[in-house]
RNA sequence: GGGCGGUUAGCUCAAUGGUAGAGCAGCGGCCUUUUAAGCCGUUGGUUCUGAGUUCGAGUCUCAGACCGCCCACCA
Numbered sequence: 001g002g003g004c005g006g007u008u009a010g011c012u013c014a015a016u017g018g019u020a021g022a023g024c025a026g027c028g029g030c031c032u033u034u035u036a037a038g039c040c041g042u043u044g045g046u047u048c049u050g051a052g053u054u055c056g057a058g059u060c061u062c063a064g065a066c067c068g069c070c071c072a073c074c075a
Base pairs, nucleotide, nucleotide: 001071002070003069004068005067006066007065010024011023012022013021018055026042027041028040029039030038048064049063050062051061052060
């Protein structure tokens, strides 16, 4: 330098162009002698950044940033 993949809640990951979700974690409660486990409820989002297309974008297009893998080049 070229190609491919990835970036979404604190963490791991979903989401057909049409209300952004799950599990775990956190918080509150039930249960229990207590803790753990279990059960119920609940908080939490600038979807990496900017622009474009569209009635409507996490999703499509363009540019950029970062991470990973492969290839090439230089030494």
Model confidence (mean pLDDT): 81 of 100. Predicted 3D model of a 75-nucleotide RNA (transfer RNA) from a Candidatus Omnitrophota bacterium. The source organism's lineage runs through Bacteria, Pseudomonadati and Candidatus Omnitrophota. The sequence is in RNAcentral, with records from ENA. Its Rfam family is "tRNA". It is annotated as a transfer RNA.